FMN riboswitch aptamer (RFN element), 124 nucleotides, folded computationally. Rfam family: FMN riboswitch aptamer (RFN element). On this family, see Vitreschak et al., Nucleic Acids Res 2002: "Regulation of riboflavin biosynthesis and transport genes in bacteria by transcriptional and translational attenuation". Its family is annotated with FMN binding in the Gene Ontology.
[in-house]
RNA sequence: AAGCGUCUUUGGGGCAGGGUGAAAUUCCCGACCGAUGGUACAGUCCAUGAACCUCCGCGCUGCGGAGGCCGAUCCGGUGUAAUUCCGGAACCGACGGUUACAGUCCGGAUGGGAAAAGACGAAA
Numbered sequence: 001a002a003g004c005g006u007c008u009u010u011g012g013g014g015c016a017g018g019g020u021g022a023a024a025u026u027c028c029c030g031a032c033c034g035a036u037g038g039u040a041c042a043g044u045c046c047a048u049g050a051a052c053c054u055c056c057g058c059g060c061u062g063c064g065g066a067g068g069c070c071g072a073u074c075c076g077g078u079g080u081a082a083u084u085c086c087g088g089a090a091c092c093g094a095c096g097g098u099u100a101c102a103g104u105c106c107g108g109a110u111g112g113g114a115a116a117a118g119a120c121g122a123a124a
Stems, first nucleotide, its partner, number of pairs: 004121007017029003031104002033093002035048004043091002052068007073089005095107003
């Protein structure tokens, strides 16, 4: 140093412009966005997190554990190495709400959280 323990802080973005309509940031044209770790730099690879469901436990407004569910990418180029870079063309997005169908509005959420950074501590 790494790892381990305790604590602190941090920890998610986005419909411009236009059409139809009584009504739509929900439909249509178009626009915009991309959590965390890994890996040659990733929304689409591998894994993790949030919502939801089931079971078990507990000190039961909930919490913890286990399991389930969980979207979407190809072609060419460079290179030792890239579904990650460059060029081109595509695609995807929980649940509840709504005068009209939502990745983008409102809500659960001043929540939770993968994880990141830092401080301190013990042992070798």